[in-house]
Context: one part of a larger RNA
This record gives sequence, structure tokens and C1' cells, in this order.
RNA sequence: GAUUGAACGCUGGCGGCAGGCCUAACACAUGCAAGUCGAGCGAGAAAGCACUUCGGUGUGAGUAGAGCGGCGGACGGGUGAGUAACGCGUAGGAAUUUGCCCAGUAGUGGGGGACAACAUGUGGAAACGCAUGCUAAUACCGCAUACGCCCUACGGGGGAAAGCGGGGGACCUUCGGGCCUCGCACUGAUAGAUGAGCCCAAGUUAGAUUAGCUUGUUGGUAAGGUAAUAGCUCACCAAGGCAACGAUGGAUAGCUGGUCUGAGAGGACGAUCAGCCACACUGGCACUGAGAUACGGGCCAGACUCCUACGGGAGGCAGCAGUGAGGAAUCUUGCGCAAUGGGCGCAAGCCUGACGCAGCCAUGCCGCGUGUGUGAAGAAGGCCUUCGGGUUGUAAAGCACUUUCAGUUGUGAGGAAAGGAAUGUAGUUAAUAGCUGCAUCCUGUGACGUUAACAACAGAAGAAGCACCGGCUAACUUCGUGCCAGCAGCCGCGGUAAUACGAGGGGUGCAAGCGUUAAUC
Repeated sequence: GAUUGAACGCUGGCGGCAGGCCUAACACAUGCAAGUCGAGCGAGAAAGCACUUCGGUGUGAGUAGAGCGGCGGACGGGUGAGUAACGCGUAGGAAUUUGCCCAGUAGUGGGGGACAACAUGUGGAAACGCAUGCUAAUACCGCAUACGCCCUACGGGGGAAAGCGGGGGACCUUCGGGCCUCGCACUGAUAGAUGAGCCCAAGUUAGAUUAGCUUGUUGGUAAGGUAAUAGCUCACCAAGGCAACGAUGGAUAGCUGGUCUGAGAGGACGAUCAGCCACACUGGCACUGAGAUACGGGCCAGACUCCUACGGGAGGCAGCAGUGAGGAAUCUUGCGCAAUGGGCGCAAGCCUGACGCAGCCAUGCCGCGUGUGUGAAGAAGGCCUUCGGGUUGUAAAGCACUUUCAGUUGUGAGGAAAGGAAUGUAGUUAAUAGCUGCAUCCUGUGACGUUAACAACAGAAGAAGCACCGGCUAACUUCGUGCCAGCAGCCGCGGUAAUACGAGGGGUGCAAGCGUUAAUC
């Protein structure tokens, strides 16, 4: 000099863009953060309203809320404790898998038995159950079929599915529909895309005041196991394997793209943003599933907190806000799904503390303002003085202007693309219906928001501080003090004329900031 996720002191006008628990991976009150589908399925209230013979009936409505079932809760969001490792980054590899998506291919036939919900009874303070009975399905299980698929490799053997919705001319009908067609869904195998798992080379902090380490250890065979290779596991056999090119053990640490600095080489760092990894009160375990050994799923153990009728139960903010504690120190228990993205759904839509916004903070960067011109009687006052004057100083006053920003009033973009309805047209089709695409017109969706921007109004009106002035280092005098009080980054100042302490005047440097401290180059 540059820099910072900074803090502290004094001061503080506006705006834009960013950033904001670095410490206790300490404990957490409260609310919200993952649901959705009635076009998979059976059932199904109430309030209210209308009628009433006062018993009820209709409507509300096949709506709400439950249940079975499907998909999603493995994404998104947080944190950096652990990890010196194939964890990460770079370059390669073969023995794998991949829901939804895309392409082509072959199918979707015929049956069965349950379990919730529900009803009845019953246990418990609660959490939650238990027994009996009834029932549906895209839930579950057989049978049939099997191009391709799997096992064997000569025969042969094994394995699937489910329907739902819109519309309809002829034909059939038990009047429900069949049937046809369109859309969505389902099953088998293939290819792709994407994601994931695995192997390997050299690289990745410092220390030898850590020198030997290892028995599933190193390799082989047989078996098991996995989606897949492999001591991954196990039985037997061999006795190997690593290490001074630093093994092993201990310490420290998430890694990277990058960030800061520097002419560069390098050094330091890894906040925000992005990629990967790891973790989810602590430790362990599996289940489900395409995918987890699963933050807001499960089981066991532990510590802690809470409820209890003492028998037993409930919980996990390193999600967003917020609280306590710790600390020099770090924000609102805000608004909205309007946009972007995600989940579910045919869709309308619902959910979304992701996200978009707003609030707080000079924490940083950037921009703007706090007026402009004129004005010498060089006013008054202050300070200094050699008492002549000098300086503050064109500074002020005065005169003439301007009105950015803030203020008040008004006008007012863009972020909006969609979606719905209608008409036309093309495709599909037996079809003018339905569905899908395109076009046109109408309607119409904004949290921010009193938006940005623009216009008008009034008046210089509302807006300057901080540090320093001995040398380094730009900037000097007077008074007070008297090795005292004090200053200080280094050299050093202060013991009666202190440009170095304290104050006044003056000056210098930066400026809504200025200094100090800490830290890096």
C1' cells in the first nucleotide's frame, strides 16, 4: 500500500447492488418448512337452507374429514462434527444398475381369496389397541399365452399384465352395457438419455523428540454373497503383504472451481455463488423402494427434556423465523405463490420458509447531495502581534439565482408467458361427435406496490464529521502543566520559555464516513 463474513470509538443525509452466528455439531417454547390424486376403490357426515302430518323429508353433496391404493416424502433446504481417505481434483477403465422421460417392438385373455374403512363388543389416564362380523379396487394370488427374455446348452425347463375417462353411426343387449374410437394408465423384452454404484495411475498439511506395522493380514482353490468386480464373507492350502521414495501411530483439516495479495514466481485463505463428499440428539441396525442404510420414516440402546391416574407414554430447528446460553460480534416469530423451479394430478388446481419480495444493520462496493454566482466597509467577534498590523477571509452578512435528493400531490410502464370460454382450420376416426395441434377474437392472472420513471408545488429551505500537525509524514503558534499529569507504531517527548502532554486559534488529509484493534499478502 492492498484486502476483510470483521469488531470497537466518535459521527451519520439519500439511493442502487451485494453480504450478515467465523464462538457452543450447545439446549430449544411457539408457528410454519411435503404433499397430492375422486379420471384407481368402497363407504360417507355436519352446519346452513327449504318443506313438514313435528315422526321426518329434500337440499347442502357424493362436498368435508378419515380409510384402502398410486406417485412423491432418496429432490429441494441446512451444517462442516467427522474424514489425510480413491474423500476430493485430473486422466483413464470394466464386471453393473437406472422410477419418471424418449424411440421402435409384442401384449393387456380368463378366474379366485382376503384386509382396512364400517358395525358390534371390549381394554387403557393417555399414547394406542384387542376380538368377532361385512366389503371394493389400478391392493393381493393362481391359471392361460411368451416374438424377444432368463437357466441349461442335446432335448428341455421358468416367468407378465389392470383398468379408468370422453364420445358415438350400424349391430347385439340381461338396458347395466357389449362393440367401435380417442386419451391416460398397465405388462414383457430392446435401444437411448439422465442419474447412481465400482476399479485404477500419479497428485493432495506438518512433524522421525512417532521406525517398524499387519493374521482376513498377502495370494490361491472350492463355496456363498452382491445390481456388479473383489477376502466382500467363509472352509482349506501356501507365507506372504507394506515400509527411510517415510509404513504404522499421534496432531491438524471437509476437497475443488476459486478468493485476497503480488510485476511475476509464489504466499495466505476456501464466507457468499457453483460442483463433489460427509452428517442429521449420541451409537448401532435393517425394512420399504428404481434409488436410503432415509434431517422433518422405523427398531434397539444411551444421555437429556416433557406428560402421567406411576401401570406407561411423547420428543429431536446443523429447514425458515424466533428464544436462552456462549461471545468483541452477526437480522423479522414479515408478505406472496404474481414470476422461476419442484411434487402430485388428464386438467382446473392444491402444496412449496425452494424461490420471488419486503423489514433491520454505513458490514462492504458504487453513485448523489449537504447549494450556485456575486459580494472589501477586507464588518463584528475570535486568535496572534514587534501594537504598525496580521490572520480567520469572499468566509459571513447583503444582493441575484437554482431546486438534484429528501417532503407533498398527481400520472404511471415493465416483470404476464399462461389458464378458461367461443369461432375457424388441420390431424385422428365410420363420424360433422370427442380429443389434440395451430390461428383469431373476447375475457383475464402482480406479493413487491404509496413500484421504477415522469410531472407539478414550496423554500437555501432538512443534511459534516473524524483523525492528524517533532522526524519517518502533508500540516505551527499561544496559554496551561513542570520527569507531574500524560503521549508513544519506531526513534523518543515531559525536570519553567514543550511546534511531541492538555486546551484555544490556525493548518493538513480523508469524507458519510474517519480513526483504532485484529488478520493475510
A computed fold for a 521-nucleotide part of an RNA from an uncultured prokaryote, annotated as small-subunit ribosomal RNA, 5' domain. Its mean pLDDT, the model's own confidence on a scale to 100, is 84.